[in-house]
Molecule: Bacterial large signal recognition particle RNA
Organism: Candidatus Rifleibacteriota bacterium
RNA sequence: UCGUGCUAAGCGGAGGGCUCGGGGUCCUCUAUCAACCGCAAAUCCCCGUCAUGGCGGGCUGAAUUCCUAUCAGAGGGCUCUGGCGGUGAUCGCAGCCCUUUCCCGAAGCGUCGAAGGAUGGGUUCCACACGGCGGAAACCCGUGAACCCCGCCAGAUCCGGAAGGAAGCAACGGUAAGCGCCAGUUUCCGGGUGAUGUGGAGGCGCCUGUCCCGAGCGGAAGGUUAGGGAAAUGGGUCAUUGUCAGGGUUCGAAGGUGGGUGCACGG
Repeated sequence: UCGUGCUAAGCGGAGGGCUCGGGGUCCUCUAUCAACCGCAAAUCCCCGUCAUGGCGGGCUGAAUUCCUAUCAGAGGGCUCUGGCGGUGAUCGCAGCCCUUUCCCGAAGCGUCGAAGGAUGGGUUCCACACGGCGGAAACCCGUGAACCCCGCCAGAUCCGGAAGGAAGCAACGGUAAGCGCCAGUUUCCGGGUGAUGUGGAGGCGCCUGUCCCGAGCGGAAGGUUAGGGAAAUGGGUCAUUGUCAGGGUUCGAAGGUGGGUGCACGG
């Protein structure tokens, strides 16, 4: 130095989760065509001061594949800052409604006299009077008693020798009780009665006459002061969470570069 055969070693890594801790099965990411195959495994399987799987089988095999150093850097974790959101809790500043203070002052009214003052009246209440409405009664009118109401009594009846007298139904006239009825008159009772009158009471408010006085009255809209209220839209605070961007830190596969690395036999 070449060939043959072996051995070590390799046949993924990271994060989450679980755990006293490490690993696996579980979940997620990455890369490659090499992420070897089978068995058991979350009331779990293996290990222990550093632990980086267990059991069985297969492939590659001392080098592009192993070890180491370094560069890289897919991707992941932690944390900080910022932007944009979500959720929960809490507060009640802005906004909304009501009341209120002050400023300004619209419409309208006002010298045909504002506001104010004095005086009087009305509206209010009580009583009386009168009226009116409603009801009742009486009067008036009509009707109305076979007989037990009145008058007058045809016919008929009774008494008498006669003259004459008596009782008396119907009809007629008139009445009682009762019934009916327009209008009207009188009396009584009542009231959710009255542009009525008289007297009294009352007097806040409203309306109004007279007199005095002589220029305002009025308060919309706007701004403002203070208080109260509901609601919790906007907003504030705290916590938590999602996403994006950046910083720090940490882990880290593929890949690049350098270095290193067995054994046996034979040429």